[in-house]
Context: one part of a larger RNA
């Protein structure tokens, strides 16, 4: 120089993309514990005392012991070494314990109870196989398979035009064979009738794939528009949320945080391009994200010593 470790005046994140990394804090006793909330938690919340030894006394117990009270004692320190949580507070996402990319990703992705939708009455239905024959199934609709959503609560609007699913069909279209005719010696051909399924019509269906509008006037200040006109569509976005993991413009704008803030929270919201199986909220949780306070601290200011080990160089 490097590694791996001890200390540290003052200052205490000013380092930094970020407190990374390192401190801080810890075991046991007792006191005491708040928003909030599914009442179960949150909870070791937070914060605050105590803790060695020794004598004696009291409870207690069969003893071992174990607790209490009082009194003295020693250190700087008494869970004296080792083990041993730093804490609080807002907001996102994801309900939760689970799983996952063996060797860059552990997550907000998968999964999940839960709600929902479709098939199926069993010689089913879904599935493997060529087939025999097997799973589901020692089962039988409170079963099984499939498909989406993904605790709870509060709630799910409007379209069936399009594309599919299911279903019905007077009528129209609709292939070969088989029938009739035609041709001819026979076939081949042509032509007519009949007509499955599927189409065509018609109808159900969105927790099925999917979609949910422009224009223009209009209130006795202005502004704005409950109301009014039109064009149009299958319907024209409803409750909610809303500058968001979605917003181009954007560092939107007002409020708080800060001496100073493209951050963070709240609030408006004219949403480039929210929004109902999904949308909104949501205690708990969580090696997930962001922020912000307290402790703490060689992360810094600004480095310095020291211990053990490597290497190189000089002797």
């Nucleotide at each position: 120089u490097c590694u791996u470790c001890g200390c540290g005046a003052g200052g205490g994140a000013a380092u930094u993309c970020g407190g990374c990394a390192a401190a801080u804090u810890a075991g046991c006793c007792c006191c005491g514990u708040a928003c909030c909330u599914u009442c179960g938690g949150u909870a070791u919340a937070a914060g605050g005392g105590g803790u060695g030894c020794c004598a004696g006394c009291c409870a207690u117990g069969a003893a071992a012991g174990u607790g209490g009270c009082u009194g003295g004692u020693c250190g700087c320190a008494g869970u004296g070494a080792c083990g041993a949580a730093g804490g609080a507070g807002c907001a996102c996402c994801g309900a939760c314990u689970g799983u996952u990319u063996a060797a860059u990703a552990a997550a907000a992705a998968c999964g999940u109870a839960u709600c929902u939708c479709g098939c199926a009455g069993c010689a089913a239905g879904u599935u493997c196989g060529a087939a025999a024959g097997g799973a589901u199934g020692u089962g039988u609709a409170u079963u099984g398979c499939g498909g989406g959503u993904g605790a709870a609560g509060c709630c799910u609007g409007c379209c069936c035009a399009g594309u599919g699913a299911c279903g019905g069909u007077a009528u129209c279209u609709g292939a070969a064979a088989a029938c009739c005719g035609g041709u001819u010696u026979c076939a081949a051909c042509c032509g007519g009738a009949c007509g499955a399924a599927g189409g065509a019509c018609c109808g159900u269906u969105a927790a099925a794939c999917g979609g949910c509008g422009g224009g223009g006037g209009u209130a006795a200040c202005u502004a704005u528009g409950a109301c009014c006109c039109u064009c149009u569509u299958a319907a024209g976005g409803u409750a909610g949320c809303g500058u968001a993991a979605u917003a181009c413009c954007u560092u939107g704008u007002c409020g708080c945080u800060u001496a100073a803030u493209u951050g963070g929270c709240g609030a408006c919201u004219u949403g480039c391009a929210u929004g109902a199986a999904g949308g909104c909220c949501c205690a708990a949780c969580g090696a997930g994200u962001g922020c912000u306070c307290u402790a703490c601290u060689g992360u810094c200011c600004c480095c310095g010593c020291g211990a053990a080990g490597a290497a190189u160089c000089c002797a």
A computed fold for a 315-nucleotide part of an RNA from a Methanobacteriota archaeon, annotated as large-subunit ribosomal RNA, domain IV. Its mean pLDDT, the model's own confidence on a scale to 100, is 86. The RNAcentral record of the full RNA draws on ENA. Taxonomically the source falls in Methanobacteriota (Archaea, Methanobacteriati).